[in-house]
Context: one part of a larger RNA
RNA sequence: GAAUGAACGCUGGCGGCGUGCUUAACACAUGCAAGUCGAACGAGAAAGGGAUUGCUUGCAAUCCUGAGUAGAGUGGCGCACGGGUGAGUAACACGUAGAUAAUCUACCUUCGAGCCUGGGAUAACUAAUCGAAAGGUUAGCUAAUACCGGAUGAAGUAAUUUGACGUGGGUUGAAUUAUGAAAGGCUGCGUAUUCUAAGGAAGCAGUUGUUUGGAGAUGAGUUUGCGGACCAUUAGUUAGUUGGUGGGGUAAAGGCCUGCCAAGGCUAUGAUGGUUAGCUGGUCUGAGAGGAUGAUCAGCCACACUGGAACUGAAACACGGUCCAGACUCCUACGGGAGGCAGCAGUGAGGAAUUUUGCGCAAUGGGGGCAACCCUGACGCAGCAACGCCGCGUGAGUGAAGAAGGCCUUUGGGUCGUAAAGCUCUGUCAAUCGGGAAGAAGUUAUGGGAGUCGAAUAGGCUUUCAUAUUGACGGUACCGGUGAAGGAAGCAUCGGCUAACUCCGUGCCAGCAGCCGCGGUAAUACGGGGGAUGCAAGCGUUAUUC
Repeated sequence: GAAUGAACGCUGGCGGCGUGCUUAACACAUGCAAGUCGAACGAGAAAGGGAUUGCUUGCAAUCCUGAGUAGAGUGGCGCACGGGUGAGUAACACGUAGAUAAUCUACCUUCGAGCCUGGGAUAACUAAUCGAAAGGUUAGCUAAUACCGGAUGAAGUAAUUUGACGUGGGUUGAAUUAUGAAAGGCUGCGUAUUCUAAGGAAGCAGUUGUUUGGAGAUGAGUUUGCGGACCAUUAGUUAGUUGGUGGGGUAAAGGCCUGCCAAGGCUAUGAUGGUUAGCUGGUCUGAGAGGAUGAUCAGCCACACUGGAACUGAAACACGGUCCAGACUCCUACGGGAGGCAGCAGUGAGGAAUUUUGCGCAAUGGGGGCAACCCUGACGCAGCAACGCCGCGUGAGUGAAGAAGGCCUUUGGGUCGUAAAGCUCUGUCAAUCGGGAAGAAGUUAUGGGAGUCGAAUAGGCUUUCAUAUUGACGGUACCGGUGAAGGAAGCAUCGGCUAACUCCGUGCCAGCAGCCGCGGUAAUACGGGGGAUGCAAGCGUUAUUC
C1' cells in the first nucleotide's frame, strides 16, 4: 500500500447493488417449512335455512336444502428433490484423466406386442370393550388401478447343444427345455343387436393409465493412474492380515462374508502412529513466481440430539420415517407416554460481534392432478444494520471599507479571508401535491378458422385468431407541479520517517508513543486555543493476510 462475513471509538443526509452467529455440531417456548389426486375406491356428516305435521305457542318428529360438501379411511404418486450445517473425514473424500467385456436407473422420449378369465379378504363404518392419555382389543358388513390364483405368451431371463466375430461373465445367429404379465378410469356415439326403449347394456371410437420387451436420455453405484497438510522428539507394522480354492451374498468385480490351504502384504520414494483440516471452481495479495485463504455464489462429499440397525422403495440404511440403547426436556391418574430448529423467523446462553416470530405464490422452479387448482419460509419481495462497494448532495456566480470577532504580533501589522454579510442565480436529494409503469408469458372460458383420429355434420387431440381473466413488491420506480439556500460535515494528524506551526498551561508530574524517542520552567512531541494538512458520510484504532 492492498484486503476483510470484521469489531471498537467519534460522527452520520440520500439512493442503487450486495452481505450479515467466523464463538456453543450449545439448549430450545411458539408459528410455519410436504403434500396432492373424487377422472383409482367404498362410505359420508353438522351448523344454518325452508316446508309439513303434532300441538302444551315454543318444543318435538319427518322431509327438502346445505351436499355427494366438510372431515376421516383404502389406494396411487411424492416425501431420497428442494433447504441447513461443516461435527467427522488425511480418505479414491475431493480435483483431473480414464475403466465398467463387473452394473442398476421410477418419472420422461421413441419403437414393438398385449390387457383374457376367476377368487378371497380388509380399512372406513356398526356394536361391545380396555386405558388418565398416547393408543388399542374383539365380533360383524363392504369396495377398488389394493391383494391372490388360472389362461395366453416373445426379440425377455436361465440352462444345454452349436456357428461367426472378439480383450476376461462380451456381441450376434440357430435349436431344445424351463420360467415369467396385466387394470381399469374418463368422454362421445349408441347406427345394426338387446332391455323396462326417456335412457341403459353389449358394441364402436377417442383419450389416459397398466403389463412386457428394445433403444435413448438422465441419474447413480463400483474401480484405476496422477495431484494437493504438518510431526522421525512417531521406525517398524499387519492376522481376514496377503494370496488361492469351494460356497454364500450384491444390481455389480472383490476377504465383501465363511470353511479349508499357503505365508504372505506395507515400509526411509516415510509404512504405522499422532496433530490439524471438509475438498474444488475460486477469493485476497503480488509485476510475476509465489504466499495466504476456502464467507456469500457454483460442483462434490459428509452429517441431522449421541451410538447402532434394518424396513419400504427405482433410489435411503432416510433432517421434519420406523425400531433398539443412551443423555436431556416435558406430560402423567405413577400403570405409562411424548420430543429432537446444523429448515424460515424467533428465544436463552456463549461472545468483541451478526437482522423481522414480515408479505406473496404475481414471476422462476419443484410435488400432486386431465384440468381447474392445491401445496411450496425453495424462491420473489419488503424490514433492520454506513457491514462493504458504487453514485449523488450538503449550493453556484459575484462580492475588499480586506467589516465585526477570534488568534498571533517586533504594536507597524499579519492571519482566519472572497471566507462571511450583501447582490444575482440554480433546484439534484429530502418535503409535499398530482399522474403512474415494465416485470404477464400462460392456464382456463367463450366465439371463429385450419389440420388430424374417426362410420360420423358425436367427441377427442394439435394449431391459429379475437375477447375476458392473473402483480406480493406498490400507488413503488419513473414523470410533472409547488415552494425554498432553506433540512444535510465530520474524523484523524501536524518532532523525523510523513503532507501540515504557533501561543498558553504543565514542569521526568500529568501524560504521549508504530520505530527513533518526547516531558526535570520558554515542549513545533503532553493538555487546550488559533492556524494548517490529509481523507470525507465517513474518519481513526485494534485484529488478521499478502